[in-house]
RNA sequence: GGGCUGGUGGCGGAAUUGGAAGACGCGUACGCUUCAGAAGCGUAUGACGUAAGUCUUGGAGGUUCGAGUCCUCUCCAGCCCA
Numbered sequence: 001g002g003g004c005u006g007g008u009g010g011c012g013g014a015a016u017u018g019g020a021a022g023a024c025g026c027g028u029a030c031g032c033u034u035c036a037g038a039a040g041c042g043u044a045u046g047a048c049g050u051a052a053g054u055c056u057u058g059g060a061g062g063u064u065c066g067a068g069u070c071c072u073c074u075c076c077a078g079c080c081c082a
Base pairs, nucleotide, nucleotide: 001081002080003079004078005077006076007075010026011025012024019065027045028044029043030042031041032040046055047054048053058074059073060072061071062070
């Protein structure tokens, strides 16, 4: 230099054919339970906001009524070729 794969909440990791983003798990907070704790169970849990709502898939553009998904450029990581 060329090619392939990947990048999504605090962490791991889903999202089918472009049609409700964050399922599920972990963690965390509060509660129940206990003499106390662990374990277990319940509820909540992306960000901002009092709320209504707005924003958010590595970054920047584009296509589309609609993009995590398609197109272009780019950054980072891994693998392969030279």
The RNA shown here (transfer RNA) has 82 nucleotides and comes from a Candidatus Gottesmanbacteria bacterium. It was read from a public genome assembly. It matches the Rfam family "tRNA". Rfam describes the family as follows. Transfer RNA (tRNA) molecules are approximately 80 nucleotides in length. The organism belongs to Candidatus Gottesmaniibacteriota, within Bacteria.